RNA sequence: CGGAGCGGGCGAGGCGGUUGCUCCCGACUCCGAAGGGAGUCGGGGGAGGAAAGUCCGGACUCCGGAGGGCAGGGUGGCCGCUAACGGCGGCCCCGGGCGACCGGGGGAAAGUGCCACAGAAAACACACCGCCCGAGAGGGCAAGGGUGAAAAGGCGAGGUAAGAGCUCACCGCCCCGGUGGCGACAUCGGGGGCACGGCAAACCCCACCCGGAGCAAGGCCAAACGAGCCCCCUAUGGGACGGCCCGUCCCGGGGGCGGGUCGGCCGCUCGACCCCGCGGGCAAUCGCGGGGCCAGACAAAUAACCGCCCCCGCCGCUUUAAGGCGCGCGGGAACAGAAUCCGGCUUAUGUCUCGCUCCGGCCG
RNA sequence: UGGGGUGUCGCCAAGCGGUAAGGCAGCGGGCUUUGGACCCGCCAUUCGGGGGUUCGAAUCCUCCCGCCCCAG
Numbered sequence: 001c002g003g004a005g006c007g008g009g010c011g012a013g014g015c016g017g018u019u020g021c022u023c024c025c026g027a028c029u030c031c032g033a034a035g036g037g038a039g040u041c042g043g044g045g046g047a048g049g050a051a052a053g054u055c056c057g058g059a060c061u062c063c064g065g066a067g068g069g070c071a072g073g074g075u076g077g078c079c080g081c082u083a084a085c086g087g088c089g090g091c092c093c094c095g096g097g098c099g100a101c102c103g104g105g106g107g108a109a110a111g112u113g114c115c116a117c118a119g120a121a122a123a124c125a126c127a128c129c130g131c132c133c134g135a136g137a138g139g140g141c142a143a144g145g146g147u148g149a150a151a152a153g154g155c156g157a158g159g160u161a162a163g164a165g166c167u168c169a170c171c172g173c174c175c176c177g178g179u180g181g182c183g184a185c186a187u188c189g190g191g192g193g194c195a196c197g198g199c200a201a202a203c204c205c206c207a208c209c210c211g212g213a214g215c216a217a218g219g220c221c222a223a224a225c226g227a228g229c230c231c232c233c234u235a236u237g238g239g240a241c242g243g244c245c246c247g248u249c250c251c252g253g254g255g256g257c258g259g260g261u262c263g264g265c266c267g268c269u270c271g272a273c274c275c276c277g278c279g280g281g282c283a284a285u286c287g288c289g290g291g292g293c294c295a296g297a298c299a300a301a302u303a304a305c306c307g308c309c310c311c312c313g314c315c316g317c318u319u320u321a322a323g324g325c326g327c328g329c330g331g332g333a334a335c336a337g338a339a340u341c342c343g344g345c346u347u348a349u350g351u352c353u354c355g356c357u358c359c360g361g362c363c364g
Numbered sequence: 365u366g367g368g369g370u371g372u373c374g375c376c377a378a379g380c381g382g383u384a385a386g387g388c389a390g391c392g393g394g395c396u397u398u399g400g401a402c403c404c405g406c407c408a409u410u411c412g413g414g415g416g417u418u419c420g421a422a423u424c425c426u427c428c429c430g431c432c433c434c435a436g
Stems, first nucleotide, its partner, number of pairs: 001360009010350001013309007021046011048335001052346002055344005060214004072210005077091005092105005106205002111203002113199003128145002130141004153171002156168003172194001173192008218266004228257006237251005273292008310332005315326004365435007374388003382419001390406005412428005
């Protein structure tokens, strides 16, 4: 210098001013019987790293529930962290990469199922070509060819009619034991001639975990109209049919109650919270001490403008050049926006920024 | 804000591990004097998109995207 891997921070310039919006606190004034409400002034707070997707986990609330099991769903190397998790940290094994580093993770030797096409055969093996014996019929064999994503331990030697774990060495696999480790596992020794193809993001088996719904949860106060129930008053009443009588039919007013609609209030933001220091731990994280208060709206506020400085680009002047100057111009973004809260994951995003590491080239 | 469903050709759709049926529409041809009807043929490699599991994915897993429905 070029290429690459991993991790962190910020999210947009800084200071000041003016005008607004929303919440809280204080003072004053006014209204109300009061709880409280309105206004003015002053002070303070005011979007995010993802507020997003709603994919996990919890808090909280209501409903359900003796206990246990079945069904259903989820997770899956080991040890830890945590309120919990499918998250995080460290470690183990396998695979990829020259490397920094990255990806994966129970069981296929309990059972069931699937493995298209091709191929002799797709799994208690088999025999198309082939090899050997044989005159043939037939028999022996699985080394080589060929098919396929995958072919029955691999490779070499011996052996044989030809062959074959048939025998042997090495490697792999299985079984037993020792040592180290909490453990996954590592390592060493002995034995077995090999039995066990792949798929569990197929059913399943094993271990562990899980009640349902969600702040539109849930609770409090509570109009108007209409319906309902109760009490009181009215009845020597009123209305309809009718010319009238008799007769038949119908009913008015007031108060209260409960239900909880419009609406209002609570839940609502102080919390597994933030910052600093010390300590334990490799780390995730935990403990102690000190300090801080950091949006709570309800069709939904967090904005607009100006000045100075800073940074970047262009232009002009100057200089051999690096550079310097300019009251010259332009720009200072992207993804996105709280709605019960919190811990994660995932996804989107900036020609913002910092650090560590690896590989290659060149120079000294 | 919360909860649920769905996506296969222009339209309606079947297929749910083995290489994408069928109908309508469209295009070409035949029949007919011509049109319709009828007959024959053609018509999906992004199965909403990316990644993964598998020899193999529309189908199984996962992350996104679009559309629809419900709750005051």